[in-house]
Context: one part of a larger RNA
RNA sequence: UGACGGGGACCCGCACAAGCAGUGGAGUAUGUGGUUUAAUUCGAAGCAACGCGAAGAACCUUACCAGGCCUUGACAUCCCUCUGACCGGUUUAGAGACAGACCUUUUCCUUCGGGGACAGAGGAGACAGGUGGUGCAUGGUUGUCGUCAGCUCGUGUCGUGAGAUGUUGGGUUAAGUCCCGCAACGAGCGCAACCCUUGAUCUUAGUUGCCAGCACGCAGAGGUGGGCACUCUAAGAUGACUGCCGGUGACAAACCGGAGGAAGGUGGGGAUGACGUCAAAUCAUCAUGCCCCUUAUGGCCUGGGCUACACACGUACUACAAUGGUCGGUACAACGGGAAGCGAAGGAGCGAUCCGGAGCCAAUCCUCAAAAGCCGAUCUCAGUUCGGAUUGCAGGCUGCAACUCGCCUGCAUGAAGUCGGAAUUGCUAGUAAUCGCGGAUCAGCAUGCCGCGGUGAAUACGUUCCCGGGUCUUGUACA
Numbered sequence: 001u002g003a004c005g006g007g008g009a010c011c012c013g014c015a016c017a018a019g020c021a022g023u024g025g026a027g028u029a030u031g032u033g034g035u036u037u038a039a040u041u042c043g044a045a046g047c048a049a050c051g052c053g054a055a056g057a058a059c060c061u062u063a064c065c066a067g068g069c070c071u072u073g074a075c076a077u078c079c080c081u082c083u084g085a086c087c088g089g090u091u092u093a094g095a096g097a098c099a100g101a102c103c104u105u106u107u108c109c110u111u112c113g114g115g116g117a118c119a120g121a122g123g124a125g126a127c128a129g130g131u132g133g134u135g136c137a138u139g140g141u142u143g144u145c146g147u148c149a150g151c152u153c154g155u156g157u158c159g160u161g162a163g164a165u166g167u168u169g170g171g172u173u174a175a176g177u178c179c180c181g182c183a184a185c186g187a188g189c190g191c192a193a194c195c196c197u198u199g200a201u202c203u204u205a206g207u208u209g210c211c212a213g214c215a216c217g218c219a220g221a222g223g224u225g226g227g228c229a230c231u232c233u234a235a236g237a238u239g240a241c242u243g244c245c246g247g248u249g250a251c252a253a254a255c256c257g258g259a260g261g262a263a264g265g266u267g268g269g270g271a272u273g274a275c276g277u278c279a280a281a282u283c284a285u286c287a288u289g290c291c292c293c294u295u296a297u298g299g300c301c302u303g304g305g306c307u308a309c310a311c312a313c314g315u316a317c318u319a320c321a322a323u324g325g326u327c328g329g330u331a332c333a334a335c336g337g338g339a340a341g342c343g344a345a346g347g348a349g350c351g352a353u354c355c356g357g358a359g360c361c362a363a364u365c366c367u368c369a370a371a372a373g374c375c376g377a378u379c380u381c382a383g384u385u386c387g388g389a390u391u392g393c394a395g396g397c398u399g400c401a402a403c404u405c406g407c408c409u410g411c412a413u414g415a416a417g418u419c420g421g422a423a424u425u426g427c428u429a430g431u432a433a434u435c436g437c438g439g440a441u442c443a444g445c446a447u448g449c450c451g452c453g454g455u456g457a458a459u460a461c462g463u464u465c466c467c468g469g470g471u472c473u474u475g476u477a478c479a
Base pairs, nucleotide, nucleotide: 001479002478003476004475005474007473008472009471010470011469012468013467015463016462019427020426021425022424023423026318027317028316029315030314031313032312033311034309035308042053043052064304065303066302067301068300069299070298073127077126078125079123080122081121082120083119084118088103089102090101091100092099107116108115109114129293130292132291133290134289138287139286140282141281142280143278145276150189151188152187153186154185155184156165157164158163169180170179171178195270196269197268198267200238201237202236203235204234205233206232209228210227211226214225215224216223241264244258245257246256247255248254320420324379325378326377327376328375329374330373336367337366338365341360342359346355347354348353386417391412392411393410394409395408396407397406433455434454435453436452437451438450439449
């Protein structure tokens, strides 16, 4: 100087407390451990691994296993020889890779000797190739403490020195934020602000958006003329600064209350992550040193596996019902996506879906039905008209192909489950809870992920205690 203390003081955080909803019990989905297996590819491991890499394993992916094949190789550069196209199509054997046959196609210059470009076949070797090892050799990227308020430097001063001071102290703040004081005076990286979004108003613009007034028109309709007032769209501007008033305070910084205002003291949300810590994670995104393989640890293919199942754990979904289930009627969104695409009207089917093909490269058309809600009817507390697992049958869709191993529909079946032990999680407001919608990936496959809007609470006395963190101080046989 640090680190640590079941030392002290002060402060903060959904840390506790006060509340709400859960998890832990059930069924299922998914990840992991274990076990099994020819293989169940690999990685991730307290918080910070476990719906994680994977924004989507039937083949492919795929790295694993079995079998069948190749050896200058699927890919790159160089050399030699031969051929002349390449591409495309038909066919035979085969599980296919691969091997064979046939059809079609045919470049530039030329002294006609040949040469060039490109492609194919063959050959020799340099080499290719490796998701093989080492993240404890590395770059890059990322997690975490933590959006915590800290981490340092120059000069000066003090100290023999390691170092100290500044950065401590009195106040204050979300903040090393600001003020005052002070052997310090300044500065840098962080904080804040500048950026995006949301909340108000104005200006400009007015189609594909809108419709107040006028006219036409309708079974239904901004459908038509017209208009840009309004909504909205998208560019610019204004607005909030403790600016104003009162009080407290040290005549300070600031705090408390008030006015005005759409918004008030950082308005809400996001992006933004200092010096560093964990030899943290990643050699399987990529790059890369060294080591290793080179007729194989490389390459191609078919099939299988990653989907196994006495069990254990994590994360979710659905429930156990009447604040509910079922049936009928009826209302209101936002973010998005669309050409190998979205797919309307109309029709068929109980339905999944099919036929159909209008319109749309989209503020125009489609996706589009929002659901909870509201209005009626019914069920009357039961393992039920709750719950839907499981299984049987019959179908639909995608796709060469749904057996291992996809999703959906109908009929039948109708399991556990009556609110969950010890323990434990999230959340302070348009939040929790609840309800549906969209997107990426994607042929197909979502209870996951990322977004969007609808309805919309309760509680916070307080900081004694648990956890984590910050500042000062103290002890130490630790570094």

This is a predicted structure of a 479-nucleotide part of an RNA (small-subunit ribosomal RNA, 3' major domain) from Paenibacillus larvae. The RNAcentral record of the full RNA draws on ENA, Greengenes and SILVA. The organism belongs to Paenibacillus, within Bacteria. Its Rfam family is "Bacterial small subunit ribosomal RNA". Its mean pLDDT, the model's own confidence on a scale to 100, is 83.